[in-house]
Context: one part of a larger RNA
């Protein structure tokens, strides 16, 4: 001189933008962050209200709500402990899976037997459990079938499913339907797409005051295991692998695209955002399931922390707000799902501390103001002074204007497209029905929000500080101290005329900031 997630000190009018616990991965009080779906399936209330022969009936409503089942809860959010590694960057590779999604082929036939919910009954201080009945499916289960699929010794053998919804002209009915037709679903495959596993070449800090390290450790057979090559695991056999091109240890760290400085080469970083990684209270495990060895799912162990009837139980904010408690230091226990996005759902919707917004905070960076223009008795005053003056200084008063921004009143866009519904055309059907797409018209949906803009109205009216002034280095006199009291980046200042201390007056220098103080080039 540029720079910061800054801090601290003096001081402080707006508006836009973008950031905001770097320390203790320290411990948490209390809201909320993951649900949905009645078009899978069986169940199913209450308050109100009306009637009422006071027994109790209608509605409220098959709604609410609990479970069975399906889908998500591996996404999104947070943090950087751990990791010197194929972790991560980067080029390539082959022995793999991949729920929704597209497209393609082929089917969805007929049985059965249960378990929740619910009812009865126990056990418990509770979490919660236990036994007996009962019942439903797109839950579980056998049988048929098998293009294509698996497995084979090529002889053969093995394996599947679910049904649910609109609408409807004959024709059949036990009036529940059948039966056609659309729609969506379910079951096998093939291929794509999306996303994952896995090899591997080079690259990725500092220390030799770490010199030797290795036994499932280097290869082989066999065998198992995974979705998948492999000592991945495990019997056998052999003795091998790495290593001064630094193995092993030890210390530090998330990587990276980036960012900051630099003319570049480079040096430092890895806050915000974005892409990969890893980890959810420590450690250890497997279940489920396309996907996890799973932040707000499960188990067991530790340690903390609460309840207890002492017999047993419960919890995990590195998820948004918030407390404490650490520290020079970092915000609100808000708003809304209106937009984008996600989860479920045909939909209508629902949830969504993701997200859009607001609230705080000169923490950076842009912008505007904070007045214009005239005005010389060079006023008063202050400061000086060689006592003539000379300076503050056209500064101010005074005069004429102006109204940005903040104030008050009013007006007012975009962010909104979709859903719905009417009609009309079309595509599918046996069909003008339905259900899909199109195009028109009509309704309606805004947290942000007293929006952004724009008018109107008052009136200079509310709006300037801070570092400096010996040389580096842009700016000087007086006073007062007297090697005191103090400054000070460096050099040096101060022991009686100090431009260097401390006041004043004038000056420069930058500006809602400006100085210090840390850090980087």
């Nucleotide at each position: 001189g540029a720079u910061u997630g800054a801090a601290c000190g003096c001081u402080g009018g707006c508006g836009g933008u973008a950031g905001g616990c770097u320390u203790a991965a320290c411990a948490c009080a209390u809201g909320c962050a993951a649900g949905u779906c009645g078009a899978a399936c069986g169940u199913g209330a209450a308050a109100g209200c009306u009637c009422u022969u006071c027994g109790g009936a209608g509605u409220g409503a098959g709604u609410a709500g609990a479970g069975u089942g399906g889908c998500g809860g591996a996404c999104g959010c947070g943090u950087g402990a751990g990791u010197a590694a194929c972790g991560c960057g980067u080029a390539g590779g082959a022995a793999u899976c991949u729920a929704c999604c597209c497209a393609g082929u082929a089917g969805u036939g007929g049985g059965g037997g249960a378990c929740a919910a619910c009812u009865u009954g126990g056990g418990g201080a509770a979490a919660c459990u236990c036994a007996a009945g009962c019942u439903a499916a797109u839950a579980c289960c056998g049988c048929a079938u098998a293009c294509g699929c698996c497995c084979u010794a090529c002889g053969g053998g093995g394996g599947a499913a679910a049904g649910c919804g609109g609408g409807g002209g004959a024709c059949c009915u036990u009036c529940g339907g059948g039966c056609c037709u659309c729609g969506u679903g379910c079951u096998a495959u093939u291929g794509g797409a999306u996303g994952a596993g896995c090899c591997u070449g080079c690259g990725u800090u500092a220390g030799a005051u770490u010199a030797g390290c290795u036994a499932g450790u280097u290869g082989g057979u066999g065998g198992g295991g995974u979705a998948a090559a492999g000592g991945c695991c495990u019997a056998c056999c052999a003795a091998g692998g790495c290593g001064a091109c630094g193995a092993u240890c030890u210390a530090u760290a998330g990587c990276u695209g980036g960012u900051c400085u630099g003319a570049g080469a480079g040096g430092a970083u890895g806050a915000u955002c974005a892409g990969c990684c890893a980890c959810a209270c420590u450690g250890g495990a497997a279940c489920u399931g396309a996907g996890a060895c799973a932040c707000g799912g499960u188990c067991c162990a530790g340690a903390c922390u609460c309840c207890u009837a002492c017999g047993g139980g419960a919890g995990g904010c590195a998820g948004c707000a918030g407390u404490g408690g650490g520290g020079a230091a970092u915000a609100u226990u808000g708003c809304a799902c209106a937009a984008u996005g996600g989860g479920c759902g045909c939909a209508a919707g629902c949830c969504u501390g993701a997200u859009g917004c607001a609230g705080c905070c000169a923490u950076g960076c842009c912008g505007c103001g904070u007045g214009u223009g005239u005005g010389a008795a060079g006023a008063a005053g202050g400061c000086u002074u060689u006592c003539g003056g000379g300076u503050u200084g056209u500064a101010a008063a005074g005069c004429a204007c102006u109204u940005u921004c903040a104030g008050u009143u009013g007006g007012g866009a975009g962010g909104a497209a979709a859903a719905g519904u009417u009609a009309u055309a079309g595509u599918u059907u046996a069909a003008u029905a339905a259900a899909c797409u199109a195009u028109a018209g009509c309704c309606c949906u805004g947290a942000c929000g007293u929006u952004a803009c724009c008018a109107a109205c008052a009136g200079a009216a509310g709006a300037a500080g801070c570092a400096c002034c010996g040389g580096c280095u842009a700016a000087c006199u007086c006073c007062g101290u007297g090697c005191c009291a103090g400054c000070a980046g460096c050099c040096g200042c101060g022991g009686u005329a100090a431009u260097a201390c401390g006041g004043a007056g004038g000056g420069u220098g930058c500006a809602a900031g400006c100085g210090u103080u840390a850090a980087u080039c």
Molecule: small-subunit ribosomal RNA, 5' domain
Organism: uncultured prokaryote